Model confidence (mean pLDDT): 84 of 100. A computed fold for a 478-nucleotide part of an RNA from an uncultured Campylobacterota bacterium, annotated as small-subunit ribosomal RNA, 3' major domain. RNAcentral holds the full RNA, with entries from ENA and SILVA.
Context: one part of a larger RNA
RNA sequence: AGACGGGGACCCGCACAAGUGGUGGAGCAUGUGGUUUAAUUCGAAGAUACGCGAAGAACCUUACCUGGCCUUGACAUUGAAGGAACCUGGUAGAGAUACUGGGGUGCCCUUUUAGGGAGCCUGAAAACAGGUGCUGCACGGCUGUCGUCAGCUCGUGUCGUGAGAUGUUGGGUUAAGUCCCGCAACGAGCGCAACCCUCGUGACUAGUUACUAACGGUUAGGCCGAGGACUCUAGUCAGACUGCCUUCGCAAGGAGGAGGAAGGUGAGGACGACGUCAAGUCAUCAUGGCCCUUAUGCCCAGGGCUACACACGUGCUACAAUGGCCGGUACAAAGGGCAGCGACACCGCGAGGUGAAGCAAAUCCCAAAAAGCCGGUCUCAGUUCGGAUCGGAGUCUGCAACUCGACUCCGUGAAGGUGGAAUCGCUAGUAAUCCCGGAUCAGCAUGCCGGGGUGAAUACGUUCCCGGGCCUUGUACA
Repeated sequence: AGACGGGGACCCGCACAAGUGGUGGAGCAUGUGGUUUAAUUCGAAGAUACGCGAAGAACCUUACCUGGCCUUGACAUUGAAGGAACCUGGUAGAGAUACUGGGGUGCCCUUUUAGGGAGCCUGAAAACAGGUGCUGCACGGCUGUCGUCAGCUCGUGUCGUGAGAUGUUGGGUUAAGUCCCGCAACGAGCGCAACCCUCGUGACUAGUUACUAACGGUUAGGCCGAGGACUCUAGUCAGACUGCCUUCGCAAGGAGGAGGAAGGUGAGGACGACGUCAAGUCAUCAUGGCCCUUAUGCCCAGGGCUACACACGUGCUACAAUGGCCGGUACAAAGGGCAGCGACACCGCGAGGUGAAGCAAAUCCCAAAAAGCCGGUCUCAGUUCGGAUCGGAGUCUGCAACUCGACUCCGUGAAGGUGGAAUCGCUAGUAAUCCCGGAUCAGCAUGCCGGGGUGAAUACGUUCCCGGGCCUUGUACA
C1' cells in the first nucleotide's frame, strides 16, 4: 500500500420493508444431471451453466454409432499426358460407386492448313492436402461478470532514509471524483455528464399510394371531381437552461411556485474506465506447439443426437363463475411478401383443396386483432372446469413423416379443488393480463426478438438480510 473483520461513522441499490404476481404441488413442453445404449456427438457448471452455443436434429444439418467403399484424396497450388465445356440414356448396387452407350464441338491469337493460349473436365508420379483430433493453463479476436458501480491513474512540485504519501483527504452538495468552499499542492488523462437514436409539443417545407373540413356528383365505399385545411408521412428547425419568482444557503445547491406539451438527468435505448475471475470460447474464425496420414482424413446407406426407474432448472396450460360455452358487435401498433403474400368465388364439419384478381407494395395481400361491450345459457359439481393420454379417420410440407413433423375431425376424458420448507420478478403506462408480427425456416415455437390493447397496488422507513461506494480502526493474512 492492499485484503479481511459476526469493528465503527456516512451513503446507495426491488437489498430489506410496504405491496403485487409467480416458482416450489399437477399435466405437458424444453434444457441439464444421472442411468441406459452400438451411438445416445461436443461444449457450457454457484452468483456469471441448465428454452445456454442451437434465430428451426425426419434425410441433410452431424461432429456420434453400425455396415459398405476411397487413398494425391470432397477442397488448394504445381504438374507429364489426354479431352471443349456440357447435355442425355442403359445395366448392377441400399447408395457411394462400377461398367457401358448417344448427342455435342464454343472463346482469344495467328502464317487461317496446322499450331498456340484462357477457361473447364479426366489424370500417372510426387510435393502436399485434410483433421469439429489435444492443449482457452501457449495465444489473437469476441464475450460474461463485479457494474452504468464511480471510480482508476499520470506529469511537475512538496513531504518521507525508503516502501510510499500528497493531489483523490476535510466541510457541504449531487444520480455521479457532479459541483462549490477550504487545503502543499498546481494541472492533466481514462471514466461520469453531454454530443448519437427513438418517444413526448409546435412551426416551416412537401401532398401520393396517405388524409377529407367546405363545394359538386354518387352505385353511399374518400368511391369520383376537387381540396392542401385536418390526420399522417419525413426532412429542417424551435423548445428546458434551475432561465423566471419566493424561500433557505457564503457558494455549489435544496424546497415550493408560475408559465409550459414537457421541470430539474423529461421517458427509453445505444454507450461499459483501470482492472478481477489463468472466467468462457482451439466446435464461428484465426493461430503456436503436439498428434493422425490406406486414417483421428474422405464418400455413402441406415441408425443415433428424440432412449427413461429417477433428480433439478426454465416455461406453457390449468385447477374455474372477475369463469366456461353460444350468438351479435367494436377499437391497434409494428412487421413480412415474387421459388412469395394470396383477395374473391366454389367444394369440404374442419385442417385444407380447386380456380383466380391484385401486389416487388402508405396502393394489393397476410389480417380475424384478442381481452372488451351487448344478449343468452350453465349454478359450484372433478362439473358444459381442466385438457393429458389413448383409439379411429384425415390434411399439409417434403424423395421420404416407422423410429421421429405440425395441424384437423370424431370418440376417449388422466392428474389437478391455489401447492411444505424454501424461493423469484416488478416502483408506472411498470406489474398483471390480452392478442399481433418477425427472424430461423420445405415443414416444425409453450422458446427468442419486437409491437400495440386493457391497466393496478405499495414504498412508514434504513434496525435487520444481500451486494456495492467512501472515510476510519484492528490484524498473528498474502